About this RNA: This is a predicted structure of a 260-nucleotide part of an RNA (large-subunit ribosomal RNA, domain VI) from Geofilum rhodophaeum.
Context: one part of a larger RNA
C1' cells in the first nucleotide's frame, strides 16, 4: 500500500518445504531344495545404530537466586554476632529456568502411473511371436499418503458473526506485565480485577540459626527436621495497574421525489 465499506473470528490449499536410512535376532523351518555339506524365498514377531523433533517425569549438567563450611584482611568501639573486598574469595550441596549422557515419538503401513523386466490374448506372416490392437503384474525411485509454511494464489478465495446517527464495531496509545522478546513484534490482564509486586500456606533447597536452659572439667551435645531461601504451585486487592486521550466506515446500478 493492495485485495472497490469498516471489522472481529474460522478455514480451503494453488504452491512451497521438511521427513525418506539401515542392523542384528527369534519364528515359519532345519521346512522347501539337495546325495551330503550345507540350507532359503514369502510372512509374522521382536530388538538395535545413525539421523531428527519435542520435551525436563526419571537420570546427570549448569544454576554470580539460594544455604551452609572456611582463610586472609577493612570495618560494624571490644566480646559475641555479623559486613565489604579477594576469581562467585575458597570448598560442599542446590529451586526454577536453560540443557544432554537423559526421556519420548518419527521414518511407516496404504493406494495410483510406471522403469528395468516378467507375462497374457494376438496378428502382419494358416506355424510362432510380451505388442502392432487390446489386457495383467513389476523398485528404496515418480504421484500421493504424514509433518509444516501458505490467499501480495494480484487468480488477492470461503464460511461466520459486529458495526452504519461521526462515530460506530474495532483498534491503538498508556500502564500491571509473561509461557513472549535485541527493538518491535506476540501473549495475559487493568478495580465488573489476580497482571506484577507485597502478604501467607505449600512443594522444594540447605541442614540444625542467634540468645537462652540443660548436661558435660572441655571440645561438644541436647531442647532443634531448627534457622534462613523459596525463580516453582496456589490463596488474599495491601501496592501498583487512575482519569482522561487518539485514530477508526462506501463505490456502482436501478427506482422514487426535488433542481437543472
Nucleotide at each position: 500500500c493492495g485485495u472497490a465499506g469498516g471489522a472481529g473470528a474460522u478455514u480451503u490449499g494453488a504452491g512451497a518445504g521438511a521427513c525418506c536410512c539401515u542392523g542384528u535376532c527369534a519364528u515359519u523351518a532345519g521346512u522347501a531344495c539337495g546325495a551330503g555339506a550345507g540350507g532359503a524365498c514369502c510372512g509374522u514377531g521382536a530388538u538395535g545404530g545413525a539421523c531428527a523433533a519435542a520435551c525436563c517425569u526419571c537420570u546427570g549438567g549448569u544454576g554470580u537466586a539460594u544455604c551452609a563450611g572456611u582463610u586472609g584482611u577493612c570495618c560494624c568501639g571490644c566480646c559475641c554476632g555479623g559486613g565489604g573486598c579477594a576469581u562467585a574469595g575458597c570448598u560442599g550441596a542446590g529451586u526454577a529456568g536453560c540443557u544432554a549422557c537423559g526421556u519420548u515419538u518419527g521414518g511407516a503401513a496404504g493406494g495410483g502411473a510406471u522403469a528395468a523386466g516378467u507375462g497374457c490374448u494376438g496378428a502382419a506372416a494358416g506355424c510362432a511371436u510380451c505388442u502392432a490392437a487390446g489386457c495383467a503384474c513389476g523398485a528404496a525411485g515418480c504421484c500421493u499418503g504424514u509433518c509444516u509454511c501458505a490467499a501480495g494464489a494480484u487468480g488477492a478465495g470461503a464460511u461466520c458473526u459486529c458495526c452504519a446517527u461521526a462515530u460506530a464495531a474495532g483498534g491503538g496509545a498508556c500502564g500491571u506485565u509473561a509461557c513472549a522478546g535485541a527493538c518491535u513484534a506476540u501473549g495475559a490482564c487493568g478495580u465488573u480485577g489476580a497482571u506484577a509486586g507485597g502478604c501467607u500456606g505449600c512443594a522444594g533447597g540447605u541442614g540444625u540459626a542467634a540468645a537462652g536452659g540443660u548436661g558435660g572439667u572441655a571440645a561438644c551435645a541436647u531442647c532443634a527436621a531448627a534457622g534462613c531461601c523459596g525463580a516453582g504451585c496456589a490463596g488474599u486487592a495491601c501496592u501498583a495497574a487512575u482519569u482522561a486521550c487518539c485514530c477508526g466506515a462506501a463505490a456502482c446500478u436501478u427506482u422514487c421525489u426535488g433542481a437543472g
It matches the Rfam family "Bacterial large subunit ribosomal RNA". Rfam links the family to the GO terms structural constituent of ribosome and ribosome.